[in-house]
Context: one part of a larger RNA
Formats: sequence, C1' cells, structure tokens
RNA sequence: GCCAGGGAAUGUAUCUGAGUGGCGAGACUAAGCUGGUAACAGCGCAGUCAAAGCGAAAGCGACAAGCGCGCAAGGAAUUUCGCCCUUUACCCCUCGUGGGUAUAGGGCGUAUGCCUGAGGUGCGGCGUGUACAAGUGCGUGAAGUCACUUGGAUACGACCCGAAACCGAGCGAUUUAGGCGUGGGCAGGAUGAAACGUGGUGAAAACUACGUGGAGGUCCGCUAGCGGUGUUGAUUUGCAAAUCACUCGCGUGACCUGCGUUUAGGGGUGAAAGUCCAAUCAAGCUCGGUGAUAGCUGGUUCCUUCCGAAACAUACCGCAGCAUGACCUGAUCAGAGAUAGUCAGCGGGGUAGAGCACUGAUUGAGGGAGACGGGUGGGAAACUAUCCGUCCUUCUGUCAAACUCCAAAACCUCUGUCGUCGUAGAAGAUCGGAGUCGGGGCUGGGGGGUAAGCUUCUAGUCCGUAAGGGAGACAACCCGGACCGUGGUUAAGGUCCCCAAGUGUCGGCUAAGUGUUAACACUAAAGGGCGUCCUACGCCCUAGACAACUGGGAGGUGAGCUUAGAGGCAGCUAUCCUUUAAAAAGUGCGUAACAGCUUACCAGUCGAGGUUUGGGGCCCCAAAAAUGGACGGGGCUCAAGCCGACCACCGAUACCUCGGAGUAUCGCAAGAUAAUCUCGUAGGAAGGCGUCCUGUGAGGGCAGAAGCACCUUCGUGAGGAGGUGUGGACCACAUGGGAACGAAAAUCCUGGC
Repeated sequence: GCCAGGGAAUGUAUCUGAGUGGCGAGACUAAGCUGGUAACAGCGCAGUCAAAGCGAAAGCGACAAGCGCGCAAGGAAUUUCGCCCUUUACCCCUCGUGGGUAUAGGGCGUAUGCCUGAGGUGCGGCGUGUACAAGUGCGUGAAGUCACUUGGAUACGACCCGAAACCGAGCGAUUUAGGCGUGGGCAGGAUGAAACGUGGUGAAAACUACGUGGAGGUCCGCUAGCGGUGUUGAUUUGCAAAUCACUCGCGUGACCUGCGUUUAGGGGUGAAAGUCCAAUCAAGCUCGGUGAUAGCUGGUUCCUUCCGAAACAUACCGCAGCAUGACCUGAUCAGAGAUAGUCAGCGGGGUAGAGCACUGAUUGAGGGAGACGGGUGGGAAACUAUCCGUCCUUCUGUCAAACUCCAAAACCUCUGUCGUCGUAGAAGAUCGGAGUCGGGGCUGGGGGGUAAGCUUCUAGUCCGUAAGGGAGACAACCCGGACCGUGGUUAAGGUCCCCAAGUGUCGGCUAAGUGUUAACACUAAAGGGCGUCCUACGCCCUAGACAACUGGGAGGUGAGCUUAGAGGCAGCUAUCCUUUAAAAAGUGCGUAACAGCUUACCAGUCGAGGUUUGGGGCCCCAAAAAUGGACGGGGCUCAAGCCGACCACCGAUACCUCGGAGUAUCGCAAGAUAAUCUCGUAGGAAGGCGUCCUGUGAGGGCAGAAGCACCUUCGUGAGGAGGUGUGGACCACAUGGGAACGAAAAUCCUGGC
C1' cells in the first nucleotide's frame, strides 16, 4: 500500500416543546403488600401537579358577560351581480335549432348586501401592591394531568480518538555519576632535581667544575590500556539505534581497571555539560487516580423530496470561544392589506460641476493712503528719499474635505394612478430547531499609504453555496442560473489550419511582423521623429510662385575710429548718397592685410502649385537579465493586423418543441391548473430503503433453504425480483414491537498478502 473484519449522538435523572392516547376540575400513584411459573393483575388517600392571585410582610382576596367589532360557519330572503332555462319585443347577417340588447318568470350561488355569530378581539369592570385618588405593575370571564414516542437543554466520560502534564504506591546504581573495601596493570627510550663525593676559589658563610645519584600530576612512544582532534572522509533501509578508515590526545598518575558494597526520583550523583541515574532525564520506569482536561486538530457509516443561510451588531480576562439580536427553517395563531417597479404631485436637502461674493491659499501690473513694522541710501543728528509688508481701489492669472454668490442629474419621505403579490391566507405575531459572528473578487464613491495580489469604510453585484458556454490554462471578467431525455434556435465569443463556422462584401489606415491580448495576470512614460495619411487658417503664385540652372551682384569707398595692418567680414561708432532690373557702410567661408568663393537682392530659362503654423489617425525611437521560446501554436502583410459599414454562418444544460418525473393548490377520485415552480454548502423539515432480534398471521424448502458466482430484469434512488450453476438445511413475506443497525477516509485498530 491493498483486501477482510472492527470502528463514533448512547443511558439515567430533572426541565422544556411537539405528536398520539387515557381520564378530566381534576389527573397520577411512589416505596411497598397480595396473587401468579411468567406476562401481569389487584391493593397502596404517603406525595406531586392543577384548580387564585397580589404583596417584602402583616394581610387582603378576583367578570353568575355590561357595551361593541367581527373570521369561520349558519340563516332568511332578493338589494345588487354572475351562470343556466323559458317567454316577449327590437336589431344584425353568412338566413341558422344563429348572434346581440332589453322586459317578465323560474332554478342555482363561487359573488354582493342583511341577520345571528362559537373561538378571537376592543372597551369597560374586578382582586392586589404602590398610605387615598389618579396613573401604573402583576393577575382576572376555568384546563389540566398521566403514560408512550420524539426535538432540545442541564448534570454526569455524554459523539469517537488524541496531549504536554498533575498526584499516589511501588521497581530500579548488572549502563552511568560519586564514595568505600579488597585486588590487578603500565615495552622501550629521553631528560637529569635534591643529596653525596672529589677538585678549584674563599677568613668564613658559601660559590663553582666534574662525577655519583635517580626526582617529576617531566618528555618521546599504535607496549598494554584509556581517550575521541581533524577529515565537517566512509557509513547513514549501516557491520553498528554512534560503527569503520587514516589522523590525533594521555600513557607513574587528580592514571587505567576486576570484584564486592553504598547513595533513589523534587530525590541521588555531578573537577558543573542541566551532565548521568539500564538505547528514557529541565524531574526515571511500572501500575493506579483515569474514559484527567483540551474554547484545539482529525474523523463521524443508507436514499429521495421541500426550503435554505451567515461571515454583521452588542456584551463578555473578549479577539481560534460564547450569549443575545439580525439572517435560515418548521408548526401554530390571526384575518386584509402588502409592495422592490412606472408615472404624476406637495416637499427635502447643498453632492458632481462651477465660481471667487464670504473664509483661507495664491500671479503680475497700475493708482492711492499714510497710522504702524522692517530693509537700504544720504546725514553728526533731527530728518529725508526709496522699497517691502499692511490697508483701500482698478485690471489680470490660479486653488479648497472641514469655502460658497450659484447649482444639477440621480436620490429620499408622503399622497395618488398603473403594475405586481394577497382569503388557494399576504404583511404581522407566538413557540420549537438551527447554523453563522476568519470572508473574498469586481464596479462606483471615500479615509490611510510612495506603493502593493495593501489596508479600512460604503452602495450594488458575484464567488462563498453555481454546474454549463467564452476568456489558451484561470473561485468570483463576459454570456447564462443545470428536474430527466429528444430535436431545433440563439447569447457571449467567433468563422485560414489545429477547431464547428466566410481565405465574405465595401471603404480607409499600417510596413513597424507594429499587430494578431475586452479587462485582469499583457509593463511601458516623459520627451522626440522632413515615417505616412487626414484636416483647418494664413501667406506667395500665369503681372509666373517654390526649387534648380544661366547671368548680374555696381559706384562715392579702402565709410569713420582703432590698429603694425583693419580694404564688407578682430573690435568700436555710424549705417548715408549715387547709378540702377538689382546689389548690405555687407550672410558665411577665406587672407598677415588684400585677393578669392558665397549669400542677401535683381533679371532670364522653366511652367503650377508652393510654403508656414495648429489639430487628428496609424507607425518609429526612447525599450536592459540571466538554458532556446512564445500572438495558445502553425502561420498571416490591399492580412488571417487596425478603424468604419453590411450580409451570412458556427456556437451553451439559455430559449422553443415533444415525451416523462416531482412539488404546490383544487378535487372523494379520475384528473385539472400553475407558482412564467425543480442549482445549492452550513442548516431546518418530510417521506422512504436495508440489517439483526422478537409477538401475531399466513407460507416456502432434500423434487434442494441460506450463502457464493454469473446473467436477465424492475425502481429517481437506498434497493427489489427472476434464471442458471455451486452448495447441502434452513428461509423469506405481511403487520406490530425492540436495536451495541448501514464506512472510504480518523498519520484509525486487528489480521492476511
């Protein structure tokens, strides 16, 4: 891991609802006793609940229904109305046993009005407390009680499994830590303390040299033995629940070691690391208290049908919880209005926008005032000049959630119309049962934040609890809400191929593979572009524009000054006059300075548009990330790209059609109608299937029961039935009762493989 078997809302007591039944102003017995094989029956006036309440207490102590409304239901009629039948009159035509209107009569009632009206309900009354009264609290015009079944609550193990822990009594020092007793062990080599001897020096004390000597928690050392430094080696389902290899430390000592003995769990032992105390130690192990407790994790077993949430508010040593309310569900009561929408009307308020009239912020210019503050200049000072701030005024340029001279669209209250729902019972109320109190995405509007797949509010919507189609894949983006099946039509989105449907039609744009991406999850901006298309105004232009080419581009004069020089062209000043078609006191290059080239300007050639600026579309640059790579891919260029117009088609569980099932309502039923009914987590409610045991009834089985295997068949399903084979003795059905009653999950338990 797989298979089989086991595996989780149970019992008692009390309380509180519902259902069923008994009795009923009463209901019931408990312990116990008697009888009986038992089931059970009879007794049992103890006691409990109810029948009266109010008040702290003393204490006092309640409608023999007074006046109404009115549902269901009933009644009498005919006020109106509807349906049907008959009679009469008139009208219409398709001329009929026709239709319509009206009159009269009859029947029915699902309507309407009237009367009565159980239950219900309004007013009134009463009891009691508050000293009286008033007002007010509680009670009051009679329904309980017992049993069984079942929902829920509380106490108990209380749906099941699960701690880390706590306490008690015992067992452990054969491992290990320390102590005590008694034994054992340490190749070889090195160093050479004290002391002593001899010599030397010295007055001596002593010093010194050489020997002898053999000290040391001395040195080397794979002696034995003990240890465990590094390789962060091997190994790491190992040789091994700590080993192997190489390397390394100690190795006469606080050394190593055998045997015996001792210290015990809040205790020991500890050269101290919270170490060690039998592979267990910040409190050993075993058993017990014990099913400790767990607001925490996991699990909790058959089917179908109906409805269907909340992630909010308030309180809490409250924030992983819980209670109450909101929201869900079931039952009951009651009896007439309810309302998301449309339109109209009376009102409401200051948002978007806008504005600067107020409050505040804020640009420039002009004029004025001169009290106050400041700067600068002059002056010894007085003072004076000027500028700024401040104030007034005119014009001008901007802002505001806590500004408003203005001011919407929407929105809201109320009233009415229409619509929708409602006597097949709405809105509302009471009671039983919950779950929920971690929410999230998007769109619009806000607060915080540089920002965030950020945070916090708000209105709506979706996911949560929603499947289907589209967006490559993709909870919440688009379309659209799945009872089951048949056949069609569409939505979003698409139609070259992958891939269903157009290589569709018309007109533009793009040359960048730009793009082929609704949004998100695709990054792209400021700033640039004589890329290209469209558009608007202006200016020039057949008296010839623009560009190009040909020619001219002169004279006074080399203007004056400056300068070594300054001649159009270093610099300064001025910038005239003449001839002209035109030509600067000179646009640029150039020279030392000239020269030279060129431009402005003019004419000619040519012959039709040219040019400046603004706006718009597409495109380009700006543009950098790590294996080679992504428009989903292939691929695509008058597109299979982008913009606009149009026609077809494809495409979903949507819509339509046909058949079927369920639910709700009506109905005795047959059946009918329909909510323009049928998704659904938590959860509530209802009806069923199956297993085991048992009472009763009626059956099957050796001419083959149960079980097992396969096949067929019925039921929406849990499941049921039949056949064949095997098997070899019990079994199923109907109707009651009772349960240790249904497994795929719990790192579930046991066994097998």